Record summary:
Small-subunit ribosomal RNA, central domain from a metagenome, 352 nucleotides, folded computationally. RNAcentral holds the full RNA, with entries from SILVA.

Context: one part of a larger RNA
RNA sequence: CUGGGCAUAAAGGGCCCGUAGGCGAUUGUCCAAGUCUACUGUGGAAGACCCCGGCUUAACCGGGGAAGAGCAGUGGAAACUGGAUAGUUAGAGUGCGGAAGGGGAGAGUGGAAUCACUGGUGGAGCGGUGAAAUGCGUUGAUAUCAGUGAGAACGCCGGUGGCGAAAGCGACUCUCUGGUCCGCAACUGACGCUGAGGGGCGAAAGCUAGGGGAGCGAACGGGAUUAGAUACCCCGGUAGUCCUAUUGCUGUAAACGAUGGGCACUACGUAGAGGAGGUUCCAACGCCUUCUCUGCCGAAGCUAACGUAUUAAGUGCCCCGCCUGGGGAGUAUGGUCGCAAGGCUGAAACUC
Numbered sequence: 001c002u003g004g005g006c007a008u009a010a011a012g013g014g015c016c017c018g019u020a021g022g023c024g025a026u027u028g029u030c031c032a033a034g035u036c037u038a039c040u041g042u043g044g045a046a047g048a049c050c051c052c053g054g055c056u057u058a059a060c061c062g063g064g065g066a067a068g069a070g071c072a073g074u075g076g077a078a079a080c081u082g083g084a085u086a087g088u089u090a091g092a093g094u095g096c097g098g099a100a101g102g103g104g105a106g107a108g109u110g111g112a113a114u115c116a117c118u119g120g121u122g123g124a125g126c127g128g129u130g131a132a133a134u135g136c137g138u139u140g141a142u143a144u145c146a147g148u149g150a151g152a153a154c155g156c157c158g159g160u161g162g163c164g165a166a167a168g169c170g171a172c173u174c175u176c177u178g179g180u181c182c183g184c185a186a187c188u189g190a191c192g193c194u195g196a197g198g199g200g201c202g203a204a205a206g207c208u209a210g211g212g213g214a215g216c217g218a219a220c221g222g223g224a225u226u227a228g229a230u231a232c233c234c235c236g237g238u239a240g241u242c243c244u245a246u247u248g249c250u251g252u253a254a255a256c257g258a259u260g261g262g263c264a265c266u267a268c269g270u271a272g273a274g275g276a277g278g279u280u281c282c283a284a285c286g287c288c289u290u291c292u293c294u295g296c297c298g299a300a301g302c303u304a305a306c307g308u309a310u311u312a313a314g315u316g317c318c319c320c321g322c323c324u325g326g327g328g329a330g331u332a333u334g335g336u337c338g339c340a341a342g343g344c345u346g347a348a349a350c351u352c
Base pairs, nucleotide, nucleotide: 003324004323005322006321008305012320014201015200016199017198021194022193023192025088026087027086028085029084030083031082033081034080035077036076037075038074039073040072041071042070049065050064051063052062053061054060091191092188093187094186095184096183097182098181099180103177104176105175106174107173108172109171110154114150115149116148117147118146119145120144121143125136126135162169163168206249207248208245209244210243211242215241216240220236221235222234223233260319261318262317263316264315265314269296270295271294272293273292274291275290276289277288278287279286301308302307325352326351327350334345335344336343337342
């Protein structure tokens, strides 16, 4: 440099924004860098090719010729790529009119449950298990009623339902705020797609400082079980789980659809969610059409099979990431980030 690949065999970056770069709609005119064409120059010798010749032949050797990628110059072509310029509106965006939503942030409020405390009733057990025991209880538990307080989470609705780029988001109200969809086609006029580096977001656990601490609960203690039981079961229980911090730090995951993003095209059927239009005198209901989203089934195709199949793993194009036998090893080393834990980058010897 190149081939083949990446759902499950090795392989899609956790997700997004975006720099360089790569790629990019349509029409006219111009330029001629890429592209094509003609000619000229260069294109060492030897080899390869053609012709002739020398060793008895061949191998080998000698002479002559032709060819030659590339590069440079000159003249020309203008379809395509590119550049310049002037337009267009189907891509993209704006506007106007509507719509749904656990999208995000802040503040406030609420009820159920749990636990604790206070008081009343009551008087011997409660709790727990396969069975028990540890544990709690006459200093009055469990149960029950009333009151007070605390923290955390929001039952039913709730749904192969909704929203978000992913992580994720679920009580109610208010404030601020992002995105999406539908309709109109008024405006801009290619403003687009992707995206190495870079930046931001990023579950849980963990870390720093300060708060908070009801329930749960690593570690730990005890009771059981067992041959043992550093477990599974039971009684306790610390960190943590919750809140704040210039965005405090970390930056990982089976971060999964194990399936990168964008655009276009390619049978149906069926269910759900959000719009718009038509039909019926109006409305509801229904039916039909259409756009967006979420599922199931399935044709062609694809696939090693399983499966997938307009939400593609089909058919194509553009851009990025990644793979190249198993172990050694996501280890060592160096670099870099981090308070640390550790993260990112990432071998080799050896061995099968």